[in-house]
């Protein structure tokens, strides 16, 4: 250099046909114990890599960069 796949919470990950951003685990508090674990209950955390376009609306859709993989040269 080229083709593909991906980047979303602290981790790992989903998000259909564009139409209110989730879930497991973490973390904190609170309940239960003598105290812990575990369980249970709530809660906090997102410029969705960036940068324009489309649109009434973009995590989705288009164009550029950028960074991680895999394979080709």
């Nucleotide at each position: 250099g080229g083709a593909c796949g991906g980047g979303u919470a602290g981790c790992u990950c989903a998000g259909u046909u564009g139409g209110u951003a989730g879930a497991g685990c973490a973390c904190g508090u609170g309940a239960c114990u003598g105290a812990a674990a575990a369980u249970c209950a709530c809660g906090g955390a997102g410029u969705c890599g960036g940068c324009g376009g489309u649109u009434c609306a973009a995590g989705u859709c288009c164009g550029c960069c950028c960074c991680c993989g895999u394979c080709c040269a």